The RNA shown here (transfer RNA) has 71 nucleotides and comes from a Planctomycetota bacterium. RNAcentral holds the sequence, with entries from ENA.
[in-house]
C1' cells in the first nucleotide's frame, strides 16, 4: 500500500429498516441506630460526515480510531 472485521451511556453487552433495551455504576428515596445487602425511582449511549429511504444503530460510500491478514 491493498484486503477483512469492529466502534452503542462511565464500564460490559443486546437490538430482522419502525418507541435504543439489560447488567454493573452514579444520584435520590425506602428499609437499617449507621454502613452494607435488599427494594423503588431516576441519570446517562448508537465514532464523525454524506447518501438511499416515508423512516437508518441497522443498507451504501468517505473519514477517524482499534484489531487481523497479505508481499
Nucleotide at each position: 500500500g491493498c484486503c477483512c472485521c469492529g466502534u452503542u451511556g462511565g464500564u460490559c453487552u443486546a437490538a430482522u429498516g419502525g418507541c435504543a433495551g439489560g447488567a454493573c455504576g452514579g444520584c435520590c428515596g425506602g428499609c437499617u441506630u449507621u454502613c452494607g445487602a435488599c427494594c423503588g425511582g431516576u441519570c446517562a449511549g448508537c465514532a464523525g460526515g454524506a447518501g438511499u429511504u416515508c423512516g437508518a444503530u441497522u443498507c451504501u460510500c468517505c473519514u477517524a480510531c482499534g484489531g487481523g491478514g497479505u508481499a
Rfam family: tRNA. Gene Ontology term of the family: triplet codon-amino acid adaptor activity.